[in-house]
Context: one part of a larger RNA
RNA sequence: CCCUCGUUAAGGAACUCGGCAAAAUGACUCCGUAACUUCGGGAGAAGGAGUGCCCCAUUAAGGUGACCCAAUUUACUUGGUUAGCCUGAGGGGUUGCAAAGAAACGGCCCAAGCGACUGUUUACUAAAAACACAGGUCUCUGCUAAAUCGAAAGAUGAUGUAUAGGGACUGACGCCUGCCCGGUGCUGGAAGGUUAAGGAAGGGGGUUACCUCUCAUCAUUGAGAGGGAAGCUCUUAACCGAAGCCCCAGUAAACGGCGGCCGUAACUAUAACGGUCCUAAGGUAGCGAAAUUCCUUGUCGGGUAAGUUCCGACCCGCACGAAUGGCGUAACGAUUUGGGCACUGUCUCAACGAGGGACUCG
Repeated sequence: CCCUCGUUAAGGAACUCGGCAAAAUGACUCCGUAACUUCGGGAGAAGGAGUGCCCCAUUAAGGUGACCCAAUUUACUUGGUUAGCCUGAGGGGUUGCAAAGAAACGGCCCAAGCGACUGUUUACUAAAAACACAGGUCUCUGCUAAAUCGAAAGAUGAUGUAUAGGGACUGACGCCUGCCCGGUGCUGGAAGGUUAAGGAAGGGGGUUACCUCUCAUCAUUGAGAGGGAAGCUCUUAACCGAAGCCCCAGUAAACGGCGGCCGUAACUAUAACGGUCCUAAGGUAGCGAAAUUCCUUGUCGGGUAAGUUCCGACCCGCACGAAUGGCGUAACGAUUUGGGCACUGUCUCAACGAGGGACUCG
């Protein structure tokens, strides 16, 4: 010097990002207990008092109640009396610094954010405000269900049947959930437009039985050129031809969206009001410098001697806002933020002690 402990004058968070760590509280009995509240809670709220031993004492009181006695309805019955055992208030005295004499053994309060809650999670840096949740809504599914796994058989769903099952979003409870269907999606519609494979009237090309012409040949016949039916074949094509798309409606607890400029009141300021442009519609209630506010330590108030944090307001919301839910909310939380009481070596500021290391020697 390091680690693990113990004690400490005076002060008591001045330490620090932050009371991190430590200290403090602690048991049982009694008294007493606020706001708020979903009337259950909050609550062990908070805050106080007592606790040893001896005597009264075989205590007052309470519980249990064998044996015994009595009764009849003869039973695991009812009633009576007490023995024994258990609990045990109260009064008086007495000792010590100290009586839950050691150990085990809640610190508490106030205000705010988030999440209702109990739960779950990153095995090995994150336990949370993340996930889940009961509840809510939408949507699909009529049973050989939808959905899912599987080339299939088959299986799950389910030995269930719409008070059921699948999917999506939200997330107890309370008060609520505004406007927009133009875009995208979904659902419905079928008049018209467009539209595939396929079918197909017709057209064109190839091939050639045959015909014509030319040349050669005594002749039979051979060679060449042109035309050319049917069939086969290559190709083109009017027309017929579904869903879909275009189209017409509906639908936002579907994906999503929810304006700008100018002027105006008899101080000033502001604008209930007016004008104009654009849009599918221009943000309603509630909340708001917020887990969201850049400017910003906004401004005012509170708390402090002093407060970029905190609480209450204001509203100029860079860029809140209503199930990607809005705003509240008792209870709950190893949650986050601010304040206070108690308490302390966290600190002013360090000291001493114990054990184990380091170090020296062996």
This is a predicted structure of a 362-nucleotide part of an RNA (large-subunit ribosomal RNA, domain IV) from a sediment metagenome. The coordinates come from a structure-prediction model, not an experiment, and the mean pLDDT is 87. RNAcentral holds the full RNA, with entries from SILVA.